[in-house]
């Protein structure tokens, strides 16, 4: 210098003018309008609503079935499908990255198109070998699975022995499987020794099995107030009933229920509502995620929905010799929080790798 | 704000994980004096996008986009 890898930050600053939405104080007063002052007013994702929790109601969230989710190990957390650390597998020369990563013999079932002889206790097309026949080119029967061919996938690999030809048929080594040990590790697992039958296809993001977890609904949850009214009339059913309870059954709680006729009120106010698993700084523990202690701060809470526009200047980027001109994304709270995912202009910082050059 | 569903040809719908089809529409030809109906033939898709599982994905599983329904 070129090409990359990992991580973090930022998401313009200041001033002026005109506006918008809440809060508090004062003037004003018909307790209203209006005026003045002070102070506050979106994000790293506020988004998707994907995972989890708080909160509220239903029983205190209970039992069983069904259903759903997760899936290497250890830890973190309120919890998670998230995060951290480690193990195993895969990719890259490397920094580093990716993995839904339990079980496919010792539970069972299903599927594997086309091609191919054969797709799972399967099977022989070409080939090889033996025997028989023969019109000497071959045909029939049998053996074989080393070689060829098909396929995504074909019942271990290499070598030697053996054989008519071959084959774990036998042996040695290697790979894989199972069992028993030893050493290290909390563990996943790693290293290593002996023995065994000799080799067993893939698919569980197919059914399923195993282990663990999950009750349902959601702030339009839920509660209070105000306003209004008629505990009305008729018919039917009936405590072995109906409702809460929205997968079903049990259990629990509440109660007469259903239909028709007739009639009334509101589409109002208040609470929930923002001080919280809270932000920042320092110290300590821990490899880390994270946890603990101390100090300090208060930082939107509307209810058809405010947080905007313009000008000047500074900083950044682009074009231009210069004068000068241009540009700034993705997007906006609605009960709150922790994560994940997705979108994003101009940029900045730190660490590391490979290649080339120079010293 | 909250809860849920869907996406295949121009339209309406099919498709046990194994070559994406049908009807209507369009185009061409026939019938008719002509049009419609009718008959014959014919064209058309990267299954909304993007990753993954699998030998193989419209189908199974993540993420996104667009559209629709319900809830005081």
């Nucleotide at each position: 210098a070129g090409a990359g890898a990992g991580g973090g930050c930022u998401g313009g600053g200041c001033g002026g003018u005109c506006g918008c939405c809440g809060g508090c104080c004062g003037c004003g007063g018909u307790c209203a309008a209006g005026c003045g002052g002070c102070g506050g007013g979106a994000g790293g994702a506020a988004a998707g609503u994907c995972g989890g929790g708080g909160c509220u109601c239903c029983a205190c969230a209970g039992g069983g079935c069904a259903g759903g989710g997760u899936g290497c190990u250890g830890g973190g957390u309120a919890a998670c499908a998230c995060c951290c650390a480690g193990g195993g597998g895969g990719g890259g020369c490397g920094a580093c990255c990716c993995c839904a990563c339990g079980g496919a013999c010792c539970a069972g079932u299903g599927c594997c198109a086309c091609a191919g002889a054969a797709a799972g206790u399967a099977g022989a097309c070409c080939g090889c070998c033996g025997c028989u026949c023969c019109u000497c080119g071959g045909a029939g029967c049998g053996g074989u699975a080393a070689g060829g061919g098909u396929g995504a996938a074909a019942c271990g690999g290499u070598g030697a022995g053996g054989u008519a030809a071959g084959a774990g048929c036998u042996c040695a080594c290697c790979a894989g499987c199972g069992g028993c040990g030893c050493g290290g590790g909390u563990g996943a697992c790693c290293g290593u020794g002996c023995c065994g039958g000799c080799u067993c296809g893939g698919u569980a993001a197919a059914c399923c099995c195993c282990a663990c977890c999950c009750g349902g609904a959601g702030c339009a949850a839920g509660g209070c107030c105000a306003a209004a009214u008629a505990g009305g009339a008729g018919a039917g059913c009936g405590a072995u009933g109906g409702g809460g309870u929205g997968g079903c059954c049990c259990g629990c709680c509440c109660c007469g229920c259903u239909c028709u006729c007739g009639g009334g009120u509101u589409c109002g106010g208040c609470c929930g509502c923002u001080c919280g698993a809270g932000a920042c700084g320092c110290c300590g523990g821990g490899u880390a995620a994270c946890c603990g202690g101390c100090g300090c701060c208060c930082u939107a809470g509307a209810g058809a929905a405010a947080u905007g526009a313009c000008c000047g200047u500074c900083a950044c980027c682009c074009c231009u010799c210069a004068c000068g001109g241009g540009g700034g994304a993705c997007a906006g709270g609605a009960c709150c929080c922790c994560g994940c995912u997705u979108a994003c202009a101009c940029g900045c910082c730190c660490u590391c790798u490979c290649u080339g050059g120079c010293g | 704000g909250g809860g849920c569903c869907c996406a295949u040809a121009g339209c309406u719908c099919a498709a046990c994980g194994g070559c994406a089809g049908a009807g209507c529409c369009g185009c061409c030809g026939g019938c008719u004096c002509a049009u419609a109906a009718c008959c014959g033939g014919u064209c058309a898709g990267a299954u909304c996008c993007u990753g993954g599982u699998u030998c193989g994905a419209g189908u199974c599983c993540g993420g996104g986009u667009g559209g629709g329904c319900c809830c005081a």
This is a predicted complex of two RNAs, RNase P RNA and transfer RNA, with 431 nucleotides together. It holds a member of the Rfam family "Bacterial RNase P class A". Rfam classes the family as a ribozyme. The coordinates come from a structure-prediction model, not an experiment, and the mean pLDDT is 76.